[in-house]
RNA sequence: GGCAGGGUAGCUCAGUGGUUAGAGCAGCGCUUUCAUAAGGCGAAGGCCGAGGGUUCGACUCCCUCCCCUGCCA
Numbered sequence: 001g002g003c004a005g006g007g008u009a010g011c012u013c014a015g016u017g018g019u020u021a022g023a024g025c026a027g028c029g030c031u032u033u034c035a036u037a038a039g040g041c042g043a044a045g046g047c048c049g050a051g052g053g054u055u056c057g058a059c060u061c062c063c064u065c066c067c068c069u070g071c072c073a
Base pairs, nucleotide, nucleotide: 001072002071003070004069005068006067007066010025011024012023013022018056028042029041030040031039049065050064051063052062053061
C1' cells in the first nucleotide's frame, strides 16, 4: 500500500430503514440470612467511532476520515 471483518451501556454482544435502541454480566438499592455467597425484585447506566450525503424518517444505505483485528504484498 491492497482486501476482508469489526467500532452500540463499565465489559461481552444483539439490533440491517419506521413506537422513546435491547439482553447477559458487573456495579447500586431493596428482599432473604445470625452473617456472607447464591436466589428474587427494582432502578440507573447509550446521543450507536467522527464528519457529510440520500430519505418523510438512518445504529441500519452511500462517501470521506480515525481506531482495532486478520490476510496479501
Transfer RNA from a marine sediment metagenome, 73 nucleotides, folded computationally. The RNAcentral record of the sequence draws on MGnify. It matches the Rfam family "tRNA". Rfam links the family to the GO term triplet codon-amino acid adaptor activity. By type it is a transfer RNA.